[in-house]
RNA sequence: GGGCACAUAGCUCAGCUGGUUAGAGCGACCGCCUUACACGCGGUAGGUCAGAGGUUCAAAUCCUCUUGUGCCCA
Numbered sequence: 001g002g003g004c005a006c007a008u009a010g011c012u013c014a015g016c017u018g019g020u021u022a023g024a025g026c027g028a029c030c031g032c033c034u035u036a037c038a039c040g041c042g043g044u045a046g047g048u049c050a051g052a053g054g055u056u057c058a059a060a061u062c063c064u065c066u067u068g069u070g071c072c073c074a
Base pairs, nucleotide, nucleotide: 001073002072003071004070005069006068007067010026011025012024013023019057028044029043030042031041032040050066051065052064053063054062
């Protein structure tokens, strides 16, 4: 230098062919339980969906560019 893939909660990830309120597990916090802790159960908070632009009535999802990470080729 060329090609491909990925970027969604603190962490690991899902999100189908564009359409209801963006979710799960772990973690954090609160409550129940316990003499107490752990386990277990219930709940709460936490997201400008990497950034910008475009298409569309509507974008996490499609297109373009940029940034970062990984892999392959040279």
This is a predicted structure of a 74-nucleotide RNA (transfer RNA) from an Elusimicrobiota bacterium. It matches the Rfam family "tRNA". It is annotated as a transfer RNA. On this family, see Hou, Trends Biochem Sci 1993: "The tertiary structure of tRNA and the development of the genetic code". Its mean pLDDT, the model's own confidence on a scale to 100, is 81.